[in-house]
RNA sequence: GGGCCCGUAGCUCAGGUGGUUAGAGCGGCUGACUCAUAAUCAGAUGGUCGCGGGUUCAAUUCCUGCCGGGCCCA
Numbered sequence: 001g002g003g004c005c006c007g008u009a010g011c012u013c014a015g016g017u018g019g020u021u022a023g024a025g026c027g028g029c030u031g032a033c034u035c036a037u038a039a040u041c042a043g044a045u046g047g048u049c050g051c052g053g054g055u056u057c058a059a060u061u062c063c064u065g066c067c068g069g070g071c072c073c074a
Stems, first nucleotide, its partner, number of pairs: 001073007010026004019057001029043004050066005
């Protein structure tokens, strides 16, 4: 330098063929239980869907340029 894949909550990941409200587990927070801790239970919380642009009535999803990471080739 070229090709392919990935980027969604603090972490690990889901989100067929665009459709209005983006979810799960774990973690963290509050409370209950306990002499106390852990475990368990209950409740609440958490997001510029990497960034910009384009297509569309509508984009996490499609197209495109960058940024970051991984694999392969040279």

This is a predicted structure of a 74-nucleotide RNA (transfer RNA) from a Chitinophagales bacterium. Rfam family: tRNA.